The RNA shown here (transfer RNA) has 71 nucleotides and comes from a bacterium. It matches the Rfam family "tRNA". Rfam classes the family as a transfer RNA. Rfam's curators write: Transfer RNA (tRNA) molecules are approximately 80 nucleotides in length. Its mean pLDDT, the model's own confidence on a scale to 100, is 83. The sequence is in RNAcentral, with records from ENA.
RNA sequence: GGGCCCGUAGUGUAAUGGUAGCACAAGACUCUCCAAAAGUCUUAGUCCGAGUUCAAAUCCUGGCGGGCCUG
Numbered sequence: 001g002g003g004c005c006c007g008u009a010g011u012g013u014a015a016u017g018g019u020a021g022c023a024c025a026a027g028a029c030u031c032u033c034c035a036a037a038a039g040u041c042u043u044a045g046u047c048c049g050a051g052u053u054c055a056a057a058u059c060c061u062g063g064c065g066g067g068c069c070u071g
Base pairs, nucleotide, nucleotide: 001070002069003068004067005066006065007064010024011023012022013021018054026042027041028040029039030038047063048062049061051059
């Protein structure tokens, strides 16, 4: 230099173009003599820009970052 893949909450990971979900973590509460465990609730997210579309995490395109292969 060329090719391919990935980027979603603090972490890990889903989502056929149609309400962004789950688990762990964090906080509050219940339970308990106290704690642990358990239960309930809450907070928090689509890497950035542009385009297509009634509608984009998803499709197109340009960047940025990471990984793999290769000259």